This is a predicted structure of a 267-nucleotide RNA (Bacterial large signal recognition particle RNA) from a Solirubrobacteraceae bacterium. The source organism's lineage runs through Bacteria, Bacillati, Thermoleophilia, Solirubrobacterales and Solirubrobacteraceae. The coordinates come from a structure-prediction model, not an experiment, and the mean pLDDT is 76. The model forms 91% of the base pairs in the Rfam consensus. Rfam family: Bacterial large signal recognition particle RNA. It is annotated as a non-coding RNA gene. Gene Ontology terms of the family: SRP-dependent cotranslational protein targeting to membrane, signal sequence recognition and signal recognition particle, plasma membrane targeting.

RNA sequence: CCGUGCUAGGCGGGGAGGUAGCGGUGCCCUGCACCCGCAAUCCGCUCUAGCGGGGCUGAAUUCCCCUCCAAGGGGUUCCGCCCCGGUCGCUCCGCGGCUUGGGGCGUCGAUGGUUCGGGUCCCGCGCGGUGUCGGUCUGCGAACCAGGUCAGGUCCGGAAGGAAGCAGCCUUAAGCAUCAUCGGCAGGCGCAGCGGGAGUACCCGGGCCGGAGCCGCAGGCCACGAUCAGGCGAUCGGAAGCGAGAAUUUCAACGAGGGGUGCACGG
Numbered sequence: 001c002c003g004u005g006c007u008a009g010g011c012g013g014g015g016a017g018g019u020a021g022c023g024g025u026g027c028c029c030u031g032c033a034c035c036c037g038c039a040a041u042c043c044g045c046u047c048u049a050g051c052g053g054g055g056c057u058g059a060a061u062u063c064c065c066c067u068c069c070a071a072g073g074g075g076u077u078c079c080g081c082c083c084c085g086g087u088c089g090c091u092c093c094g095c096g097g098c099u100u101g102g103g104g105c106g107u108c109g110a111u112g113g114u115u116c117g118g119g120u121c122c123c124g125c126g127c128g129g130u131g132u133c134g135g136u137c138u139g140c141g142a143a144c145c146a147g148g149u150c151a152g153g154u155c156c157g158g159a160a161g162g163a164a165g166c167a168g169c170c171u172u173a174a175g176c177a178u179c180a181u182c183g184g185c186a187g188g189c190g191c192a193g194c195g196g197g198a199g200u201a202c203c204c205g206g207g208c209c210g211g212a213g214c215c216g217c218a219g220g221c222c223a224c225g226a227u228c229a230g231g232c233g234a235u236c237g238g239a240a241g242c243g244a245g246a247a248u249u250u251c252a253a254c255g256a257g258g259g260g261u262g263c264a265c266g267g
Base pairs, nucleotide, nucleotide: 001267002266003265004264005263006262009057010056011055012030013029014028015027020046021045022044023043024042034054035053036052037051038050063260064259065258066257067256068255072251073250074249075248076247077246078245079243080242081241083238084237085236086235087234088233089232090231091230093225094224096222097221098220099219100218101217103215104214105213112209113208114207115206116205117204118203119202120201121197122196123195124194125193126191127190128189130186131185132184133183134182135181136180138177139176140175146171147170148169149168154163155162156161
């Protein structure tokens, strides 16, 4: 070096989760890789790795180690979204000023001035209304202790007759009720009813003077007040979640390169 027969090993690996820890079943990635049984309130193990049974391959393309690359998974931080809370500002609300726009009134006379009358104020009256009291009308209204009439029954009487009298019927008193009406009283009531007073502060109307402004509405700006709730914006803080997000870190399949690993017999 060659041949034959064997053996160790191999016949997938990885991530997260789970576990005291490891491996597996289940999920995901890689990409193609023997079969059967077992297994999430799980199965098998106890220190290098599923356990049990069977099969194939076998010292190298295939087994073992190292390096590189890298799909994918995980951690941390940041960013963004969503949620909650605080602070500030604006808006929203009130008042004033300036300004813009569009209206209305005004030379058939605005704002203003002056005069007169009226109202708002006070007193009295009137009318109405409300409440309350009383009268009238109406209705109801008494087991007996109200009236009338009093069946039956009772009593007196020889009889004629008489007496008291329940129920019933009629009526009424006190009282009750309600509509209407009349009268009295009262008021935090109403009156474009009357009379008187006070007074010129405000409002309304008329006359006169004088001659051009006056009044709402909407927007913007400024100042002040208020700032409870709501809305918008800025900023700060907090917890869970989400993201083809960013950075960093960790594990790492597949792939590439390098190195390493037997036994027996015969030639």